Predicted 3D model of a 1384-nucleotide RNA (small-subunit ribosomal RNA) from an uncultured bacterium.
RNA sequence: AGAGUUUGAUCCUGGCUCAGGAUGAACGCUGGCGGCGUGCCUAACACAUGCAAGUCGAGCGAAGCGAUUUUGAGGAAGUUUUCGGAUGGAAUCGAAAUUGACUUAGCGGCGGACGGGUGAGUAACACGUGGGUAAUCUGCCUUAUACAGGGGGAUAACAGUUAGAAAUGACUGCUAAUACCGCAUAAGCGCACGGGGACGCAUGUUUCAGUGUGAAAAACUCCGGUAGUAUAAGAUGAGCCCGCGUCUGAUUAGCUGGUUGGUGGGGUAACGGCCACCAAGGCGACGAUCAGUAGCCGGCCUGAGAGGGUGAACGGCCACAUUGGGACUGAGACACGGCCCAAACUCCUACGGGAGGCAGCAGUGGGGAAUAUUGCACAAUGGGGGAAACCCUGAUGCAGCGACGCCGCGUGAGUGAAGAAGUAUUUCGGUAUGUAAAGCUCUAUCAGCAGGGAAGAAAAUGACGGUACCUGACUAAGAAGCCCCGGCUAACUACGUGCCAGCAGCCGCGGUAAUACGUAGGGGGCAAGCGUUAUCCGGAUUUACUGGGUGUAAAGGGAGCGUAGACGGCGCGGCAAGUCUGAAGUGAAAGGCAGGGGCUUAACCCCUGAACUGCUUUGGAAACUGCCAUGCUAGAGUGCUGGAGAGGUAAGUGGAAUUCCUAGUGUAGCGGUGAAGUGCGUAGAUAUUAGGAGGAACACCAGUGGCGAAGGCGGCUUACUGGACAGUAACUGACGUUGAGGCUCGAAAGCGUGGGGAGCAAACAGGAUUAGAUACCCUGGUAGUCCAUGCCGUAAACGAUGAUUACUAGGUGUGGUGUGUCUGACCCCCUCCGUGCCCGGAGUUAACACAAUAAGUAAUCCACCUGGGGAGUACGGCCGCAAGGCUGAAACUCAAAGGAAUUGACGGGGGCCCGCACAAGCAGUGGAGUAUGUGGAUUAAUUCGAAGCAACGCGAAGAACCUUACCAGGUCUUGACAUCCCGGUGACCGGCUUAGAGAUAAGCUUUCCCUUCGGGGCACUGGUGACAGGUGGUGCAUGGUUGUCGUCAGCUCGUGUCGUGAGAUGUUGGGUUAAGUCCCGCAACGAGCGCAACCCUUACUGUUAGUUGCUACGCAAGAGCACUCUAGCAGGACCGCCGUUGACAAAACGGAGGAAGGUGGGGAUGAUGUCAAAUCAUCAUGCCCCUUAUGACCUGGGCCUCACACGUACUACAAUGGCCAUUAACAGAGGGAAGCAAUACCGCGAGGUGGAGCAAAACCCCAAAAAUGGUCUCAGUUCGGAUCGCAGGCUGCAACCCGCCUGCGUGAAGUUGGAAUUGCUAGUAAUCGCGGAUCAGCAUGCCGCGGUGAAUACGUUCCCGGGCCUUGCACACACCGCCCGUCA
Repeated sequence: AGAGUUUGAUCCUGGCUCAGGAUGAACGCUGGCGGCGUGCCUAACACAUGCAAGUCGAGCGAAGCGAUUUUGAGGAAGUUUUCGGAUGGAAUCGAAAUUGACUUAGCGGCGGACGGGUGAGUAACACGUGGGUAAUCUGCCUUAUACAGGGGGAUAACAGUUAGAAAUGACUGCUAAUACCGCAUAAGCGCACGGGGACGCAUGUUUCAGUGUGAAAAACUCCGGUAGUAUAAGAUGAGCCCGCGUCUGAUUAGCUGGUUGGUGGGGUAACGGCCACCAAGGCGACGAUCAGUAGCCGGCCUGAGAGGGUGAACGGCCACAUUGGGACUGAGACACGGCCCAAACUCCUACGGGAGGCAGCAGUGGGGAAUAUUGCACAAUGGGGGAAACCCUGAUGCAGCGACGCCGCGUGAGUGAAGAAGUAUUUCGGUAUGUAAAGCUCUAUCAGCAGGGAAGAAAAUGACGGUACCUGACUAAGAAGCCCCGGCUAACUACGUGCCAGCAGCCGCGGUAAUACGUAGGGGGCAAGCGUUAUCCGGAUUUACUGGGUGUAAAGGGAGCGUAGACGGCGCGGCAAGUCUGAAGUGAAAGGCAGGGGCUUAACCCCUGAACUGCUUUGGAAACUGCCAUGCUAGAGUGCUGGAGAGGUAAGUGGAAUUCCUAGUGUAGCGGUGAAGUGCGUAGAUAUUAGGAGGAACACCAGUGGCGAAGGCGGCUUACUGGACAGUAACUGACGUUGAGGCUCGAAAGCGUGGGGAGCAAACAGGAUUAGAUACCCUGGUAGUCCAUGCCGUAAACGAUGAUUACUAGGUGUGGUGUGUCUGACCCCCUCCGUGCCCGGAGUUAACACAAUAAGUAAUCCACCUGGGGAGUACGGCCGCAAGGCUGAAACUCAAAGGAAUUGACGGGGGCCCGCACAAGCAGUGGAGUAUGUGGAUUAAUUCGAAGCAACGCGAAGAACCUUACCAGGUCUUGACAUCCCGGUGACCGGCUUAGAGAUAAGCUUUCCCUUCGGGGCACUGGUGACAGGUGGUGCAUGGUUGUCGUCAGCUCGUGUCGUGAGAUGUUGGGUUAAGUCCCGCAACGAGCGCAACCCUUACUGUUAGUUGCUACGCAAGAGCACUCUAGCAGGACCGCCGUUGACAAAACGGAGGAAGGUGGGGAUGAUGUCAAAUCAUCAUGCCCCUUAUGACCUGGGCCUCACACGUACUACAAUGGCCAUUAACAGAGGGAAGCAAUACCGCGAGGUGGAGCAAAACCCCAAAAAUGGUCUCAGUUCGGAUCGCAGGCUGCAACCCGCCUGCGUGAAGUUGGAAUUGCUAGUAAUCGCGGAUCAGCAUGCCGCGGUGAAUACGUUCCCGGGCCUUGCACACACCGCCCGUCA
C1' cells in the first nucleotide's frame, strides 16, 4: 500500500467481498510446563445451607464461674487408746466480704451511612469540565481558649402473675449508670433593637461599643493520662446553584396550571413554587413536548490523522438493594445483611396468626452458545470497637478450577548416502519423502527422583509453603497439533466420485481424464495451539471538516416574489466579542509515550519526565471579521428623452373555409380504402347556383424572428396596464445577493355550477383486417374541446444544465437602439442589450461533448444524491368535492443495476456491387411401373456409420459361401496372429481312410540342413507366465484425412501516428476490375497469406523425328515422309496498334489484323477462419472396459423381410414415334495373358465348338442415334413393358432363401403428372451409343469418351446467398439472440 467481481474487450460510476488489528468471547480438533492477568455479557429470575458487623466490664446494675480471706455445718484418712473414747481436721455443703487483664442476656456508648455487590431505572445539573456558595452543614481528627458546681425522678435486666402453637407480648413490683431532666455559672457564642467604621457585583458582609434575652457538662484512672462540655479556626466529607458539552426519531409541532413571575409568611443545614396569596405569564424550528434507546467519565479497540465504535476488569461519580410508598434515629440514611405500610412470591402454623429477602463470599436450581471452590488465613495491607491486651473483618492476602488472554520455555544437538526399507508417483529409466530415519558421538532446559531451602517481619507472629530458588544423580527418554494448497493468497500430484455426494468469504467448482468434492502422498502457514462463528474499527475519499458529487451514471425545486437566516463595495475614527500572544490556576491516580530500574528474560511491577491539543482568570496587540460613529459613488435604485415587441386584461369588429337549413338546376350514384364493406342516395344524394343560420380557428406575412419569470403568446381596432432596452448623468447613498418555512403563478387532461356546441373527437356502435383484433384502417358518434366562474397543482413543466457577480483567444449570422463617416433611398466602422441543434482555441470532461448564453477559473446562497429491485409502494399526517397530490419507509431479495465509447453479429434500416439468385428460355422431378438408398415396422439377427443445404445409386470401385463386423448352434483358451523361456520330436508340408454339418478327432503313409561331432540352425508339438486379441466405448480427449461457407475476395502483420483505453489508421474516400485488380487522393509507409501468373489440357503455325501410322508409287514387296497422325521443341495474345470516352491515370467501348481478343475454353490449385461439422468401422492413438470372452474357429441363417413414407435414377405414356428391311455408314477414349479373342462351324437366341493373332499406334473387344425404303394411323394400340408360366444358357464347391442372360407365351400401371421444386448461358442443355474400375458371376449406379446438337438473357424491382461502406441496437451462446405477461 491494495486486490477480486458488471463487459467479447474498454474507460467510468457504483455496490458487494477479501487480505489487517481487536474481544470478559463461544464452538470444532488437539493439548507438555511455568509466570502474570482474567472468568454470568443471558433471568435486577428464584434461592437450601454456612459465613460476610461488631466491639467496649476502664459507663451501669445483675447473674454465673474462679481465687483469697473470714465464718457456719460437716466430719474422712491418719495418730493414740484402757477400745469406752480422745485427737485430727481433709473432701463436701452454705453465708459474708474482697478480688479477676474471667463470661455476658439487658441498659448505655461508638460503629452498622464505610468496606463489598449490581447497572434495573435515569436523556437528567445524572455525568464531564470550569466556576459560585456574600445561600450552607460537617461525628471521629488537629490547633487554640474556657469549663466540669450542686440536685432530682424514672426504667430495662430481675422476680411474680398472665395471653399465645409460635413469633411476640401484657400487667404488678424492685434497681443502676458516661441513660434522662431541671437549677447554677459562662463570653470573644446565638437572637432582638438602635448607633458608628470598613468592604462588596446586588441582596449584603465584616467590625466596634451598648441594651435586653437564651443555651453546657460524666466520669474512670496504674495519677502518666483517657473520656466529657462550650466557642473559634483548620482539615476532611457532604448539600445546593450556574456556564459549556453529552444518542436517535419531525411519519412527535405545538407544550405548560405550581405552570412563569411578584409579595410577605411558613418550612429547610441552606437558596428556591419547596408550600400559601396575587398577577398571566413561560418554553419552542438554535427543535420545546412526545416516543425509542442508554448508567456517565478517566479510559479501551481501531485509524496516518480527523474520526468511528465501546464503557468488562482497575479508578472517580451516580443510581439501586424482591416491587411500590413512608418516615424514625443520627454528624451523616429516607439506610443491601434497620423500622412501618401495601403488593407478589416462598416457608412455618394448633388456621387464630407469624417469618423471609445472596444485584455480599462460596454454593443450588433455572435461563443460555457460555463463565470457577459450599477452600485457607487474618501472616501482610486496610477498616470498626477498645486505654490496651485483643475481638471482628468472604474487605483483603493466598490457594483451587478453565489454553479465556498476554508473555516465556521445551518437545533435542552434531555427524550420517548403501541416497536403505516402506510409501506415493512414473514416460518403468527414474523421481519424491530425504540427512529425514537407522547407526555413531553428545547435551539435560522442562517434567520425574533425592537433598538443601528463603525474602515477604520493625522484638514475637507466615495462610501462601517444604513454595520460589540452589545442588546432585538419572534416561533421548514423558511432551505436536491445527488449518490451508483454482484466483484473490504462500503452497500440486495420484486415485475415487460423475451437476451425484459435496465445497463455497467473493468470483465460482462438480454432467468420466476435477491442482476447487472425498482420500492418499507431497507441499505451504501458524504453533500449545490452530481454525470457524459472532461483534467493532480499518481498507471505504462508500456521508467526503480534513476529503465527494448533481447535462447523459443516483442527484437542480415547474417558475417567481419574499420572511427568518447566511454572505456582502470604498475611506477615516473608536471598542475589543471573534482572532493572535504572554502569565497563573486546573486538567486526580492508574493507563498511553520517552528515559531509567526490579523479578534469569519477557509479559508484569516500580521511579522520573514530558504530554493530557481542554476550561477558567488575567496583562497586551488591533491587520482581518464583528459592533458603534461619520463620509463617498464604481453596486443597486429613481428621474428625464426615445424607439421595438404574438407581454397581459377587457370590449368591439372582419373575411376565407367546414357543417346545417330553404329554394333552383340536374341524375344515379356518392363516399371511402391496399382492396372492400358498414354509411348516404330515386322520399332525388354527390355535384352546382343563390339566400340564410351558427360556432370555432385566424391561410399568406412567418424567419434557426420577437415578447414573457416559467407555463405560454399570432386576423384587425380601441381602452387600461406590466417589463426589458438605448441615450442622458439631475437625485438617493450599499438601500445589495441568495432565500428554509410562507405567498402567488402554473400546459394538457380532469372535477363543480351556468351557458354554448360548427368542426374534431376518448367512451360507445357498426364495417373491415386477422388464428384472434376489446388495436392500427373505414363509417358514425357522446363527454370534452369554446365562454364565465370556482377547484385541481401535475408533465420528457427539458437546455434532462438553480440564482447572482467577476474574469478568461477569436470567427460568423440575426433582432433592437445609439454614435461616427457620409449622405445617395445605401454601404461601412464602433458601442450596448438580446438571440444561435452556429464554428472553434486554451481549459474541463469517464467519454460523448461544453467552450463568453461554459459543463472553464473563482465567490456567495438555496435545493438535491449515496447499489439494483421492493417503491414513489404501505402506514401515518397535511391538502382536495373526487380523481388524486405532497411528505415517504421496512421486511425480503440480487451481485450486480448503470453511463459513455469500441469491435463484431443482426435489422421486414439506407447506399453500391456480384452469382443460372430472379427474370427470359429449354429439359425435368413431384403422378405410373421397376431399380436403388433411407426412415419406420418386423425379426433370433435384419451388423455399423452418415442426418437441412453440406445424410439418403452415401462408406459399398460390385453381401449366394467368403466378404461379415450381426443371429442360432457346435467348438478352443498363451489362443487364428507376434516376441521371450523350458521340455519333447525330426521334420513341416503333402497324400489316403474313418466319424462328424464342419471346425475337429483318430489312424496310415512320406519325410530336414550345417558341423570342428561338443553342438547349432529350422520346423512342429506340449507346458508356465509375461502377454496376444477386441469392427468393444468415447470424433465432446486426439493425430491424420475430408465436407461446407467459397474459387467468395477477403484475412493479417511491422514501424509510425491518433485515442486514458478497448481500439482506430493503413484496409476508408473518387474511379475501375472477375478480383484488397489497378490508378489517383490521404498520417501513413511498407510487408505477408489469398487474387492473378507460373503447371496440365484444348484451339493455330513452324521446326525436328518418323513405326506398328500415312502415301501423290496401278497391286504386293519394297521405297518415301508432301499430307493425315503421333510426340518433343519453339512461336503466338500483350489492351500490343488505331479511334473515342475518361482526370494527361487506371481502365472502358468500337475497329483493324489474326487460328484465337480483352483471364480464348476446360482442369489442377481452396487464405485467416466458421460449423465441439464427419470419421476411434481405412489407419494411428490417450483413457476406460472384456480376458475359458466383448477374443478365436466352423456350419447354417441374416445384411435381400414389407400395411407404409421419402430421396436418387431407369423405362415409358408414343407418329420429331414403334416395327421391319437396306448400307463400305461415320467416332473417341480405354481394356486385354487364370486375358481379349478374329475367320469358320453349331444353335431362333443366350451361347457352344474351335482357336488365327496379340503382353498391343501392329491382334481383339467395337458403336448407336443419323440416312434411305416400307408398314402402323391415334387406339391402352404393332405404344408401354411390369408381373407370371414353361423351356434353356453362363459363372461358380454351391444359384432354394439370393445371380445374370436367352427363347416362347402372358401383357399390369401408365394417355405428360396437384401444391411445390431441380439443372442449364454453347459445342452448353437435350438426345445417342461406347469404354473402364470393382469383379468367378452380377449396374438402371459411379468414373470417363465421343456422335447429333438447340432456345433465351429486356433487366436487377422482388426471392435466395455473398462482398464493401454507413446507421440503430437493452444482442456477444451474437435474431434459432434478448425479453414481457399469463398459466402450470
Its mean pLDDT, the model's own confidence on a scale to 100, is 83. Its Rfam family is "Bacterial small subunit ribosomal RNA". Its family is annotated with structural constituent of ribosome and ribosome in the Gene Ontology.